[in-house]
Context: one part of a larger RNA
RNA sequence: UUGGGUGUAAAGGGCAGGUAGGUGGUUCUGUAAGUUGGGAGUGAAAUCCCCCGGCUCAACCGGGGAAUUGCUUUCAAAACUGCGGAACUUGAGACUAGAAGAGGAAAGUGGAAUUCCCGGUGUAAGGGUGAAAUCUGUAGAUAUCGGGAGGAACACCAGUAGCGAAGGCGACUUUCUGGGCUAGUUCUGACACUGAGCUGCGAAAGCUAGGGGAGCAAACAGGAUUAGAUACCCUGGUAGUCCUAGCCGUAAACGAUGAGCACUAGGUGUCGGCUCGAAUAGGGCCGGUGCCGUAAGAUAACUUGUUAAGUGCUCCACCUGAGGACUACGGCCGCAAGGUUAAAACUC
Numbered sequence: 001u002u003g004g005g006u007g008u009a010a011a012g013g014g015c016a017g018g019u020a021g022g023u024g025g026u027u028c029u030g031u032a033a034g035u036u037g038g039g040a041g042u043g044a045a046a047u048c049c050c051c052c053g054g055c056u057c058a059a060c061c062g063g064g065g066a067a068u069u070g071c072u073u074u075c076a077a078a079a080c081u082g083c084g085g086a087a088c089u090u091g092a093g094a095c096u097a098g099a100a101g102a103g104g105a106a107a108g109u110g111g112a113a114u115u116c117c118c119g120g121u122g123u124a125a126g127g128g129u130g131a132a133a134u135c136u137g138u139a140g141a142u143a144u145c146g147g148g149a150g151g152a153a154c155a156c157c158a159g160u161a162g163c164g165a166a167g168g169c170g171a172c173u174u175u176c177u178g179g180g181c182u183a184g185u186u187c188u189g190a191c192a193c194u195g196a197g198c199u200g201c202g203a204a205a206g207c208u209a210g211g212g213g214a215g216c217a218a219a220c221a222g223g224a225u226u227a228g229a230u231a232c233c234c235u236g237g238u239a240g241u242c243c244u245a246g247c248c249g250u251a252a253a254c255g256a257u258g259a260g261c262a263c264u265a266g267g268u269g270u271c272g273g274c275u276c277g278a279a280u281a282g283g284g285c286c287g288g289u290g291c292c293g294u295a296a297g298a299u300a301a302c303u304u305g306u307u308a309a310g311u312g313c314u315c316c317a318c319c320u321g322a323g324g325a326c327u328a329c330g331g332c333c334g335c336a337a338g339g340u341u342a343a344a345a346c347u348c
Base pairs, nucleotide, nucleotide: 003320004319005318006317007302008301012316014201015200016199017198021194022193023192025088026087027086028085029084030083031082033081034080035077036076037075038074039073040072041071042070049065050064051063052062053061054060091191092188093187094186095184096183097182098181103177104176105175106174107173108172109171110154115149116148117147118146119145120144121143125136126135162169163168206247207246208245209244210243211242215241216240220236221235222234223233258315259314260313261312262311263310266292267291268290269289270288271287272286273285274284275283276282297304298303321348322347323346330341331340332339333338
């Protein structure tokens, strides 16, 4: 445990699909479970409250009333909720026609660059730094030209541009494939919203097995710096980074802002579609994405402000002083690392 809250004070689940449950558009009709009104019965006595009375008063005691917020039953009402029936089209979905996109998966292809190898030219340095040294080089390096190998990433385009539920997605081509948007208003006719459990997806790092390994680079080694230097800087360098299959399930997984619907001034960019147009202009509508804003409102303030943190409704999640404690124990999951759920003593 009423309540008040969750951008930054404690608090939105990482994201989605969806079961139970909760909630649910418009009209007509029936029903009467909820609901509303009346009646009846019951709700022991004592107690509490009100009035009256008895002990000289009071405490105390006696009498009467009220109350007992409830339950049962009956009669009636039919607005609202529920339930049954009939219908509707605005919510939702479908269909047709368009256009956009780094949405996903697989296969193939390409050029620039780094590294390495081979060959030519060529000679004494190169590299690196604050300065150096470790390091490479007369066994011919660095530089330059030609050829080859291999791996990874895709400059410019590139944009508070686009797509995706989130994580995320960026060379090009092909195949397969998901979602959204606009227009028509043809069809279905409430089929909807949310969603405890559950299921799936989920950066990086890490793990298992097999490949691969150019560059980069934890660990590690050396050189410097320094009082020291288990660092920052330099020379190297292994896991890893890449691929395939499986696991892990966490992040400042952030807009630190749950999802859906409706309503509440504007201004100015931009992306997609439609439309008006003297059609390069400029306007209008729908959908995204930004900025500005003392319009109003909200807010402790910062700020927010039609992409709300405003005004309402529905559903879920979460918070309740700080530390102990993103801990212990137990359960579940995991190969492990660990994850998830999650206290108490004690201290202030």
Molecule: small-subunit ribosomal RNA, central domain
Organism: groundwater metagenome